Small-subunit ribosomal RNA, central domain from a metagenome, 350 nucleotides, folded computationally.
Context: one part of a larger RNA
RNA sequence: CUGGGCGUAAAGGGAGCGCAGGCGGUUUGGUCAGUCUAAAGUGAAAUCCCGGGGCUCAACCUCGGACUGGCUUUGGAUACUGCCGAACUUGAGUACGUGAGAGGAGAGCGGAAUUCCAGGUGUAGCGGUGAAAUGCGUAGAUAUCUGGAGGAACACCGGUGGCGAAAGCGGCUCUCUGGCACGAAACUGACACUGAGGCUCGAAAGCGUGGGGAGCGAACGGGAUUAGAUACCCCGGUAGUCCACGCCGUAAACGUUGUGCACUAGGUGUAGGAGGUAUCGACCCCUUCUGUGCCGUAGCUAACGCAUUAAGUGCACCGCCUGGGGAGUACGGUCGCAAGACUGAAACUC
Numbered sequence: 001c002u003g004g005g006c007g008u009a010a011a012g013g014g015a016g017c018g019c020a021g022g023c024g025g026u027u028u029g030g031u032c033a034g035u036c037u038a039a040a041g042u043g044a045a046a047u048c049c050c051g052g053g054g055c056u057c058a059a060c061c062u063c064g065g066a067c068u069g070g071c072u073u074u075g076g077a078u079a080c081u082g083c084c085g086a087a088c089u090u091g092a093g094u095a096c097g098u099g100a101g102a103g104g105a106g107a108g109c110g111g112a113a114u115u116c117c118a119g120g121u122g123u124a125g126c127g128g129u130g131a132a133a134u135g136c137g138u139a140g141a142u143a144u145c146u147g148g149a150g151g152a153a154c155a156c157c158g159g160u161g162g163c164g165a166a167a168g169c170g171g172c173u174c175u176c177u178g179g180c181a182c183g184a185a186a187c188u189g190a191c192a193c194u195g196a197g198g199c200u201c202g203a204a205a206g207c208g209u210g211g212g213g214a215g216c217g218a219a220c221g222g223g224a225u226u227a228g229a230u231a232c233c234c235c236g237g238u239a240g241u242c243c244a245c246g247c248c249g250u251a252a253a254c255g256u257u258g259u260g261c262a263c264u265a266g267g268u269g270u271a272g273g274a275g276g277u278a279u280c281g282a283c284c285c286c287u288u289c290u291g292u293g294c295c296g297u298a299g300c301u302a303a304c305g306c307a308u309u310a311a312g313u314g315c316a317c318c319g320c321c322u323g324g325g326g327a328g329u330a331c332g333g334u335c336g337c338a339a340g341a342c343u344g345a346a347a348c349u350c
Stems, first nucleotide, its partner, number of pairs: 003322004007304002012318001014201004021194002025088007033081002035077008049065006091191001092188003096183004103177007110154001115149007125136002162169002206247006215241002220236004258317006266295011299306002323350003332343004
């Protein structure tokens, strides 16, 4: 420099924002940088290649031709790309109207349940298991009733329902706040897409400081099981799980499917909106936009399967792969309090 690829074979970055870069709608004018064309110059000779000739042939020598990525200059072309100017509205955005939602943050409130505490009733068991035992209980447990404390989570509704970029979000109310869909078409006039670095977010576990601690529960203790049982089962139980602030930056962070745009049969369900029809009105029915599922045509695929939510057909940009092991290891570097994270080999071996 280049080929083929990335749902499951190796391979989509966990997600977003975004500088540089790459790439970019419609019409028109200019320019002629890219591009195309013509000519000139240059691209040394030798070598290589083709044709001829000379040593008896060949090697070798020699003549002619061809070749030489290209570069420079001049003239010309102007479709496409670039650059400069003007204009446009369909891409994008703004304003307006309507709407749905567990989107985010803070504060307050609620009921059920577990546990604990106090009191009442009551008496010999309770609990647990495959069966037991450890454990709890005559210092009155379990059960039941009343009152209280405290923490965590929010049954039903609840739904291949909704929202969010992803991680994720579920009791109720209030405050602050982000995004989205639809309608209409007033405004801006290409402002767009992607995005190496960079920045931000990022489950759980873990770490730091302070709080909190009901239930659960690594570690740990005990009881069982077993040949053993550092387990599975049972009785306990610390960290943790919760809150505030600060770190960590990982995951089967998965749709194992990067983002955006365009195009390419349908059928059926569901969520949100708009329009029509119908009606007193709602429902029903039809059309349409957006989301989310199932089935399926063409096409694709090694097959499985995907199939307008593409893995089909194309374009733009980014990331990544290139036999298995060694190894996500070593070394170095950056980051981190640490744990470790990111970057990431080779020898050797099959």
Model confidence (mean pLDDT): 88 of 100.